[in-house]
Molecule: Bacterial RNase P class A
Organism: soil metagenome
RNA sequence: GGUCGGCUGGACGGUCGCGGCUUUGCGCUUCGGCGCAGAGUUGAGGAAAGUCCGCACUCCGCAGGGCACGGCACCGGGGAAAGCCCGGGGUGAGGUAACUUGCCGGAUAGGGCCACAGAAAUAGACAGCCGCCGCAAGGCGGUCAUGGUGCAAAGGCGGUGUAAGAGACCACCGGCGUCUACAGUAAUGCAGGCGGCCAGGUAACCCCCGCCGGGAGCAAGGCCAAACAGGGACAAGACGCGGCUCGCGUCGUUUGAGUUCCGGGUAGGCUGCAUAGAGAGAUGACCGUCCAGGUGGAGCGUCGGGAAGGAACUCUUCGGAGCGUAAACCGACCUUCCUUCACCGGACAAAAUGCGGCUUAUAGGCCGGCCU
Numbered sequence: 001g002g003u004c005g006g007c008u009g010g011a012c013g014g015u016c017g018c019g020g021c022u023u024u025g026c027g028c029u030u031c032g033g034c035g036c037a038g039a040g041u042u043g044a045g046g047a048a049a050g051u052c053c054g055c056a057c058u059c060c061g062c063a064g065g066g067c068a069c070g071g072c073a074c075c076g077g078g079g080a081a082a083g084c085c086c087g088g089g090g091u092g093a094g095g096u097a098a099c100u101u102g103c104c105g106g107a108u109a110g111g112g113c114c115a116c117a118g119a120a121a122u123a124g125a126c127a128g129c130c131g132c133c134g135c136a137a138g139g140c141g142g143u144c145a146u147g148g149u150g151c152a153a154a155g156g157c158g159g160u161g162u163a164a165g166a167g168a169c170c171a172c173c174g175g176c177g178u179c180u181a182c183a184g185u186a187a188u189g190c191a192g193g194c195g196g197c198c199a200g201g202u203a204a205c206c207c208c209c210g211c212c213g214g215g216a217g218c219a220a221g222g223c224c225a226a227a228c229a230g231g232g233a234c235a236a237g238a239c240g241c242g243g244c245u246c247g248c249g250u251c252g253u254u255u256g257a258g259u260u261c262c263g264g265g266u267a268g269g270c271u272g273c274a275u276a277g278a279g280a281g282a283u284g285a286c287c288g289u290c291c292a293g294g295u296g297g298a299g300c301g302u303c304g305g306g307a308a309g310g311a312a313c314u315c316u317u318c319g320g321a322g323c324g325u326a327a328a329c330c331g332a333c334c335u336u337c338c339u340u341c342a343c344c345g346g347a348c349a350a351a352a353u354g355c356g357g358c359u360u361a362u363a364g365g366c367c368g369g370c371c372u
Base pairs, nucleotide, nucleotide: 001371002370003369004368005367006366007365008364010290011289012288013287014286015285016284018043019042020041021040022039023038024037025036026035027034028033045348049359050358052357053356054355055354056353057217058216059215060214069213070212071211072210074088075087076086077085078084089104090103091102092101093100094099105208106207110206111205112202113201114200126147127146128143129142130141131140132139133138155173156172158170159169160168174198175197176195177194178193179192180191182189183188221271222270223269224268231262232261233260234258237251238250239249240248241247291346293344294343295342296341297340298339299338301333302332303331304330305329313322314321315320
């Protein structure tokens, strides 16, 4: 200088303030509570964010099975699951390196498509070559070796062969498939044998194999329930036993149309709901001291110069030597280290049913591994 991983995301005190809960006093009250003042206690994050995946929970739907549609996709482990995490494999890309990063079932089940150019895009013959016919021009046939086109045109190269040619055949090299041995849990790697298998790409075109998937969401949903306006019942019934029937129970019932009884809906309340919690939403502000950090200045700091080789001290052969350029002193510089002063100054962002992930934002600081 770089790279990877982990942690942190100001601390303490004071004053004032906000939300929840508990509580005290006072006031009001339709007796359920409400208001004011005070006390105690408690009150955001690593991402609370985006709402992208997966769950829990709730309601709706659903016999079983199938079709359709959608998602996922190398291997092993973890995980409730996941477009999740960890480790590994194959194949590309970047970097000297540490390391980072893209992709991942099947093209030998089948269909479709492959712009332009080109004769032809998975099959055909433009030129060329060869054979036959023809005086010739040319025609018919063979051929992809050669040329040309193109991102892509029958694996490469040498030989055999042939009318000319061609994996048509052969040697070597490369690829693919398959078998065996070895290593590995596996993906896979490596070595050898066998097969002329060598006719491409695209599966984010359809499709095939395997696995998975019902819908909507806490404004889900559950309970209580006014005023007022509708509805129903009334002389046997109404309600409850969450549907129906029977049965049982409660209430009401001959004096009865009521100041009667029953049901649904709305406002509103409670719950769902949490050791913050909600209701469009509190968790803050200022001051002081510190902790990091930044900028600037100064020095007794650092660097360069500096002998009267001073005083003191130690040693001494009494000449001197050491301390010692060390100091004083002079100059330069705040690049580094130390001290000190002044100023600045703490990012991204904030719950709203809960949880597991992913992605994105994030000043500054700390720790560790590795590379150059």